[in-house]
Transfer RNA from a Candidatus Aenigmatarchaeota archaeon, 74 nucleotides, folded computationally. Model confidence (mean pLDDT): 80 of 100. Its Rfam family is "tRNA". Rfam describes the family as follows. Transfer RNA (tRNA) molecules are approximately 80 nucleotides in length. It is annotated as a transfer RNA. It was read from a public genome assembly.
RNA sequence: GGGUCCGUAGUCUAGUUUGGUUAGGAUCCGGGCUUCGGGAGCCCGUGACGGGAGUUCAAAUCUCCCCGGACCCA
Repeated sequence: GGGUCCGUAGUCUAGUUUGGUUAGGAUCCGGGCUUCGGGAGCCCGUGACGGGAGUUCAAAUCUCCCCGGACCCA
């Protein structure tokens, strides 16, 4: 230099193929129930689409550029 793939809560992950319900789940954290207390269990709550632009009535999803990471070729 060329190519492929990836980036979603503190952590892990589904959703992208086919654009359309309030972006779902686990864990962490906070609160409650329970217990003499703790743990476990159950219930509730907070928190996320790498950045920008474009297309569209509507973008995590499509297009372009940039940033970061992994791999392959040279």